[in-house]
Overview: Model confidence (mean pLDDT): 88 of 100. Large-subunit ribosomal RNA, domain IV from a metagenome, 355 nucleotides, folded computationally. The full RNA is in RNAcentral, with records from SILVA.
Context: one part of a larger RNA
RNA sequence: UCAUCGUUUAGGAACUCGGCAAACUCACCCCGUAACUUCGGAAGAAGGGGUGCUCCGUUAGCGUCAGUGGCUUCGCGCCACGAAGCGUGAGGGAGUUGCAAUAAAGAGGCCCAAGCAACUGUUUACUAAAAACACAGGGCUAUGCUAAGUCGAAUACGACGUAUAUGGCCUGACGCCUGCCCGGUGCCGGAAGGUUAAAGGGAGAGGUUAGCCGCAAGGCGAAGCUUCGAGCUGAAGCCCCGGUAAACGGCGGCCGUAACUAUAACGGUCCUAAGGUAGCGAAAUUCCUUGUCGGGUAAGUUCCGACCUGCACGAAUGGCGUAAUGAUUUGGGCGCUGUCUCAACGAUGAGCACU
Numbered sequence: 001u002c003a004u005c006g007u008u009u010a011g012g013a014a015c016u017c018g019g020c021a022a023a024c025u026c027a028c029c030c031c032g033u034a035a036c037u038u039c040g041g042a043a044g045a046a047g048g049g050g051u052g053c054u055c056c057g058u059u060a061g062c063g064u065c066a067g068u069g070g071c072u073u074c075g076c077g078c079c080a081c082g083a084a085g086c087g088u089g090a091g092g093g094a095g096u097u098g099c100a101a102u103a104a105a106g107a108g109g110c111c112c113a114a115g116c117a118a119c120u121g122u123u124u125a126c127u128a129a130a131a132a133c134a135c136a137g138g139g140c141u142a143u144g145c146u147a148a149g150u151c152g153a154a155u156a157c158g159a160c161g162u163a164u165a166u167g168g169c170c171u172g173a174c175g176c177c178u179g180c181c182c183g184g185u186g187c188c189g190g191a192a193g194g195u196u197a198a199a200g201g202g203a204g205a206g207g208u209u210a211g212c213c214g215c216a217a218g219g220c221g222a223a224g225c226u227u228c229g230a231g232c233u234g235a236a237g238c239c240c241c242g243g244u245a246a247a248c249g250g251c252g253g254c255c256g257u258a259a260c261u262a263u264a265a266c267g268g269u270c271c272u273a274a275g276g277u278a279g280c281g282a283a284a285u286u287c288c289u290u291g292u293c294g295g296g297u298a299a300g301u302u303c304c305g306a307c308c309u310g311c312a313c314g315a316a317u318g319g320c321g322u323a324a325u326g327a328u329u330u331g332g333g334c335g336c337u338g339u340c341u342c343a344a345c346g347a348u349g350a351g352c353a354c355u
Stems, first nucleotide, its partner, number of pairs: 001350008010341002014339001019336001027051005036041001038173001052096005061088004067081005097101001109334007116326002121133002137171007149157002174321004179251003184248002186244005193239003199233002204228005211220003252270005279313001280310001291307005
């Protein structure tokens, strides 16, 4: 000097991002216990009191049981009471020791308010345990069994199951609810018309050359072989016509108007597929912003309650509530403390220095 511990006057969070760490609390018995609530809880809520030893005292009571009485199917049966002994044993009274009696050790700190997630659970083996994942519940969708689906093939799984089943996707207990838009994309259905592949088809065109013409150069050129090849026929798909949002998704602007002012129930106009309903709202979402008002503090960028001007909430990418739960996040309070004012002393171990 460091590590791990112990103690501390006065104060008691002034420390700090933050009470991190430490301390307080702690067992058992008794009393007592609020809001809220899904009536189960909350709850060990909170908050109080008691605890040793001796005697009354072989305490009351309880257990065991000799036996007694009754019943009897006469059984080694059933029921009731129950001596002594043994075991167990609250509660009460009296006394007594100490600073202190769960005398050591082991053994919840508590409360208020808010966010998120209903809950128990799961997770980044080795920096994240959470508000993330899962979940019961809800919904959509596929699948009629040789099921859909999975797998490179086959075996196989699904399932030795059969729509109260199985697969996929979303949401996430419960309560109250879940508005409008099918124009785009997707999916489902439809088949009249348009477009359209291979294939069929073969009009027509080219190459080659027996032959013919020509003095020659060359020209024409049947059949066969060969290379192209139009019209026409031709499915799904796409175009097209409908449906579908707990499918992917989307859910406006400008101007004017009331007898103070302000505001605009009201009107006009443009655009759209439709213009955001209920509920919530400076929010895990609010830039401006430490918005404004109220509360809490002597003083509060955080917190709580409101307001609504929602940069850029919003209804199963669920909306808003919600008891209980949480090594969750945030704010406040009581208690408590070496966290601090401000350090001190001690113990054990280690390092360094000296001897």
Background
Its Rfam family is "Bacterial large subunit ribosomal RNA". Its family is annotated with structural constituent of ribosome and ribosome in the Gene Ontology.